[in-house]
RNA sequence: GCGCCUGUCGUAUAACGGCUAUUACCUCAGCCUUCCAAGCUGAAGACGUCGGUUCGACUCCGAUCAGGCGCU
Numbered sequence: 001g002c003g004c005c006u007g008u009c010g011u012a013u014a015a016c017g018g019c020u021a022u023u024a025c026c027u028c029a030g031c032c033u034u035c036c037a038a039g040c041u042g043a044a045g046a047c048g049u050c051g052g053u054u055c056g057a058c059u060c061c062g063a064u065c066a067g068g069c070g071c072u
Stems, first nucleotide, its partner, number of pairs: 001071007010025003018055001027043005048064005
């Protein structure tokens, strides 16, 4: 230098172009308990960035950034 793959809450994960973006752990609040743990209920928290296509994009296209693999 070239090619390929990946990027989603703090972590790990799901999503066939269409409802309020899923679930678990963690965190917070409440219930329960004499207290703690466990359990139950609820809440907060994410589509790497920019642009394009489309009535509508996490999803398709381009560029770019980061990580990984391969080739030279």
The RNA shown here (transfer RNA) has 72 nucleotides and comes from a Spirochaetaceae bacterium. Its Rfam family is "tRNA". By type it is a transfer RNA. Lineage of the source: Bacteria > Pseudomonadati > Spirochaetota > Spirochaetia > Spirochaetaceae. It was read from a public genome assembly. Model confidence (mean pLDDT): 81 of 100.